[in-house]
C1' cells in the first nucleotide's frame, strides 16, 4: 500500500428507506423474618464523527477515525 468486516443503552447484541428495540445489567415496588428466585413498573440512545440523496437515512452514497482479518511491496 490493496482488500473485507466491524461501531447501535453500563454490557452482549436485533433492527437493511417510515416512532429507535430485545436480552442481561441499574433503581423502585410487590412477594420473602432476611437474602436469593419470580413478578410489575421506571430510568438509560447525537445509532463512531462530517456531508449527500430523499417527503423520510441506524438502514443508501462519498470522505474519514477506531478495531479485527487476509494479501502485496520494501527493508
Nucleotide at each position: 500500500g490493496c482488500g473485507g468486516g466491524u461501531g447501535u443503552a453500563a454490557c452482549u447484541c436485533a433492527g437493511u428507506g417510515g416512532u429507535a428495540g430485545a436480552g442481561u445489567g441499574u433503581g423502585u415496588g410487590c412477594u420473602u423474618c432476611c437474602c436469593a428466585a419470580g413478578c410489575a413498573c421506571a430510568a438509560a440512545g447525537u445509532c463512531g464523527a462530517g456531508g449527500g440523496u430523499u417527503c423520510g437515512a441506524a438502514u443508501c452514497c462519498c470522505u474519514u477515525c477506531g478495531c479485527c482479518c487476509g494479501c502485496u511491496c520494501c527493508g
Molecule: transfer RNA
Organism: Dehalococcoidia bacterium